[in-house]
RNA sequence: GGGCCUGUAGCUCAGUUGGUUAGAGCGCUCGACUCAUAAUCGAGUGGUCGCAGGUUCAAAUCCUGCCAGGCCCA
Numbered sequence: 001g002g003g004c005c006u007g008u009a010g011c012u013c014a015g016u017u018g019g020u021u022a023g024a025g026c027g028c029u030c031g032a033c034u035c036a037u038a039a040u041c042g043a044g045u046g047g048u049c050g051c052a053g054g055u056u057c058a059a060a061u062c063c064u065g066c067c068a069g070g071c072c073c074a
Base pairs, nucleotide, nucleotide: 001073002072003071004070005069006068007067010026011025012024013023019057027045028044029043030042031041032040050066051065052064053063054062
């Protein structure tokens, strides 16, 4: 230098061949239970969907460029 893959909540991930409000588990906070703690149960808490443009009535999803990480080739 070239090719491919990945980037979504504090963490691990799902989400489509564009459209209902962007979700799950774990975590965190509060409460119940207990003599107390853990476990369990209930409620709450969460995001510029890597960044910037473009297409579109509408983009996490399509297109382009860039950034970061991984693998391969030179």